[in-house]
A computed fold for a 100-nucleotide RNA, annotated as SAM riboswitch aptamer (S box leader).
């Protein structure tokens, strides 16, 4: 790297540098950006995994560390199935944690 497993329709700032793109690849939409995108800091949101407390357990607490995460549902669809509604189901993605 593959591979197994859970979650993804909920929450996160008029804050500092930066300066022109960006929303996972590919198409086709739609968006969001100098009234400052993206990335980086700081803070926030959450509670997968360590640590602490309660508790027989089963959980429940906190939020120290390890991540993650802070426009729109994982923006939305391309693949099946449909009551033909972007509605259901996968696929493919993303995130923990295992193996490795």
């Nucleotide at each position: 790297a593959a591979c197994u497993u859970a979650u993804c329709c909920c929450g996160a700032g008029a804050g500092a540098c930066u300066g022109a793109g960006g929303g996972a690849a590919c198409a086709g939409g739609c968006c969001c950006u100098g009234u400052g995108a993206c990335g980086u800091c700081c803070g926030a949101c959450a509670a997968c995994c360590u640590a602490c407390c309660c508790g027989a357990a089963a959980g429940g607490g906190c939020a120290a560390g390890g991540u993650g995460c802070c426009a729109a549902a994982u923006c939305c669809u391309g693949c099946g199935g449909u009551u033909c509604g972007a509605c259901c189901g996968a696929a493919a993605g993303a995130u923990g944690a295992g193996c490795g």
Record summary: Rfam family: SAM riboswitch aptamer (S box leader). About the family: The SAM riboswitch is found upstream of a number of genes which code for proteins involved in methionine or cysteine biosynthesis in Gram-positive bacteria. The prediction has a mean pLDDT of 83.